[in-house]
Molecule: transfer RNA
Organism: Nanobdellota archaeon
RNA sequence: GGUCCUGUGGCUCAGCCUGGUUAGAGCGUUACCCUGAUACGGUAAAGGUCCUGGGUUCAAAUCCCAGCAGGACCA
Numbered sequence: 001g002g003u004c005c006u007g008u009g010g011c012u013c014a015g016c017c018u019g020g021u022u023a024g025a026g027c028g029u030u031a032c033c034c035u036g037a038u039a040c041g042g043u044a045a046a047g048g049u050c051c052u053g054g055g056u057u058c059a060a061a062u063c064c065c066a067g068c069a070g071g072a073c074c075a
Stems, first nucleotide, its partner, number of pairs: 001074007010027004020058001029045005051067005
């Protein structure tokens, strides 16, 4: 330098291909219940400008373009 892949709560990921309900799960965190107390277990809650910018569209996490970061392969 070239090709490709990845980027979504604190962490690990789904959802993207096929645009349309309020963006979800597990773990973690917090509160409460349970216990003599802790762990386990139960209930609930908070937490996301979906990597950045632009475009298309009535409508974008999803499609298009550029960029940024990480990775794999080739040279």